The part of an RNA shown here (large-subunit ribosomal RNA, domain I) has 551 nucleotides and comes from a Mollicutes bacterium. Its mean pLDDT, the model's own confidence on a scale to 100, is 85. It matches the Rfam family "Bacterial large subunit ribosomal RNA". Gene Ontology terms of the family: structural constituent of ribosome and ribosome. Taxonomically the source falls in Mollicutes (Bacteria, Bacillati, Mycoplasmatota).
[in-house]
Context: one part of a larger RNA
RNA sequence: GGCGCAUGGUGGAUGCCUUGGCACUAGGAGCUGAUGAAGGACGCGGCAAACGGCGAUACGCCUCGGGGAGCUGUUAAGCAAGCUUCGAUCCGGGGAUUUCCGAAUGGGGUAACCCACCUACGGUAAUGCGUAGGUACUGCAUAAUGAACACAUAGUUAUGCAGGAGCAACCCGGUGAACUGAAACAUCUUAGUAACCGGAGGAAAAGAAAGAAAUAUCGAUUUCCUGAGUAGUGGCGAGCGAAAAGGAAAGAGCCCAAACCAGUCAUUGGACUGGGGUUGUAGGACCCAACAUUAAGGAGUUACAAAAUUAUUGUAUAGCUGAAUUAGCUGGAAAGCUAAACCGCAGAAGGUGAUAGUCCUGUAAGCGAAAUACAAUAAUCUCCGUUGGGUAUCCUGAGUACGACGGGGCACGUGGAACCUUGUCGGAAGCAGCGGGGACCAUCCCGUAAGGCUAAAUACUCCCUAGUGACCGAUAGUGAACCAGUACCGUGAGGGAAAGGUGAAAAGAACCCCGGGAGGGGAGUGAAAUAGAACCUGAAACCAUGUGCUU
Numbered sequence: 001g002g003c004g005c006a007u008g009g010u011g012g013a014u015g016c017c018u019u020g021g022c023a024c025u026a027g028g029a030g031c032u033g034a035u036g037a038a039g040g041a042c043g044c045g046g047c048a049a050a051c052g053g054c055g056a057u058a059c060g061c062c063u064c065g066g067g068g069a070g071c072u073g074u075u076a077a078g079c080a081a082g083c084u085u086c087g088a089u090c091c092g093g094g095g096a097u098u099u100c101c102g103a104a105u106g107g108g109g110u111a112a113c114c115c116a117c118c119u120a121c122g123g124u125a126a127u128g129c130g131u132a133g134g135u136a137c138u139g140c141a142u143a144a145u146g147a148a149c150a151c152a153u154a155g156u157u158a159u160g161c162a163g164g165a166g167c168a169a170c171c172c173g174g175u176g177a178a179c180u181g182a183a184a185c186a187u188c189u190u191a192g193u194a195a196c197c198g199g200a201g202g203a204a205a206a207g208a209a210a211g212a213a214a215u216a217u218c219g220a221u222u223u224c225c226u227g228a229g230u231a232g233u234g235g236c237g238a239g240c241g242a243a244a245a246g247g248a249a250a251g252a253g254c255c256c257a258a259a260c261c262a263g264u265c266a267u268u269g270g271a272c273u274g275g276g277g278u279u280g281u282a283g284g285a286c287c288c289a290a291c292a293u294u295a296a297g298g299a300g301u302u303a304c305a306a307a308a309u310u311a312u313u314g315u316a317u318a319g320c321u322g323a324a325u326u327a328g329c330u331g332g333a334a335a336g337c338u339a340a341a342c343c344g345c346a347g348a349a350g351g352u353g354a355u356a357g358u359c360c361u362g363u364a365a366g367c368g369a370a371a372u373a374c375a376a377u378a379a380u381c382u383c384c385g386u387u388g389g390g391u392a393u394c395c396u397g398a399g400u401a402c403g404a405c406g407g408g409g410c411a412c413g414u415g416g417a418a419c420c421u422u423g424u425c426g427g428a429a430g431c432a433g434c435g436g437g438g439a440c441c442a443u444c445c446c447g448u449a450a451g452g453c454u455a456a457a458u459a460c461u462c463c464c465u466a467g468u469g470a471c472c473g474a475u476a477g478u479g480a481a482c483c484a485g486u487a488c489c490g491u492g493a494g495g496g497a498a499a500g501g502u503g504a505a506a507a508g509a510a511c512c513c514c515g516g517g518a519g520g521g522g523a524g525u526g527a528a529a530u531a532g533a534a535c536c537u538g539a540a541a542c543c544a545u546g547u548g549c550u551u
Stems, first nucleotide, its partner, number of pairs: 001550009015536001016501002020472002022469007029461002031166002039101003042055003046079002049075003052059001061095006070083003106115003116135007137163009170201001171199005181188001185235001211218002222249004232240002253453003256397001260275006280431001282396004286390006297384004308380010319367003325340005341358002343347001349361003402426008412438001433448005488495002508535001511522004
């Protein structure tokens, strides 16, 4: 030196664990904001750094309930000073306070700062000063005032109401890619996706046929199954890709404009308000007739007109009651083992010095609310003319329908291309009307555009409660089990970690010795200290010490 063996060091794998995650289920909730939000800055404690809580009334104030013995949050033990059966701390309902920034809104600004004006009050000899309230912009309404320019209008001012911003996904709309695929690539595809912008709600959108069909009919919308990878479309390539019928979920229908009448105002062709009226087998106005007309009956707060109160019940937001076991043995410790019991509408689960139905918290079952919220029901309350006949006249949504050109959307790429939509140009009819039935024409059939509202079935989950898992178990699972969107990096947008475990209990090692200390040796605690805080287990690489063989 090599190869072994033993014992250590180093290191932190593995095993076990789980405070944290992940994916779901059921129920709830689905908005907050100028009454100043979301989110922050700065403060508030006797000692107070951070986290949590709170706001100059600052670890809290008032009130109504619950609860019942200790309490003054956590890291974090302590000292001090206090509170509390005259019910504290704590939990829940309601209220008060709530600095400064932030839509930020008196003006400004490099967020958490600077500087104002008006009114009222306080204070000073007076000024400075203090307190409270107000003072942004935009839109709408009302009123006043009021130019060029006489009336007027524009403008200005005041008052009132609303908006503004935030928010995970879901929804509607506007703008709108490329990588990619086509084995290249240009039409096409990716895809109307991503991204950006605007808007709304608890859902949104759509929605009561100018529909779908086919000689028979159906009867708003939405969603699911099916039809069907079909019919189609497509450099007929890659690909894209319906609809009706059928079966289900859910189910709900309504209101204006106009004709006509009345009123107010204006006055040469009107405006507004009220009545009326709202459809396709056309309907309505208008005319005639019948019945009804404080009743009966019906309906109602999500559309269909609209506001509120009370009562009851239920639910939610604190809680409460809640059965049943002892002995011996082992052990540091009993819940283990042995023996004998008991309860069970409760043998879910967690904890307790090892594995507990009967020790604790609970569980099954049952009970409970002063206050607030929600829901249902009832009452008060509120609202309501219908039918038939006639048809001379009137009405039934206009720069609309439709056409041409250029686009877009429809599964449909210009195609024979209907239908929907519209940038430009043209431009009707008016119920004997008009649109559609996939070029177009005829017949036939279906519908009634150019105004509006509308629950449910559907989508999603930042969030709350309860629960589940052939989900993870600290290089996993969220980036984050731990004071993490932190430390740190970057001018910035932005990027973004590592880091869990003594023990049942700190009983966390008094005292002695070596040492400057660190550290160690005794002693002591403990079941264990090779569990000693660099702390469960403690693999390997790597480094030593001792020893065997060998060179």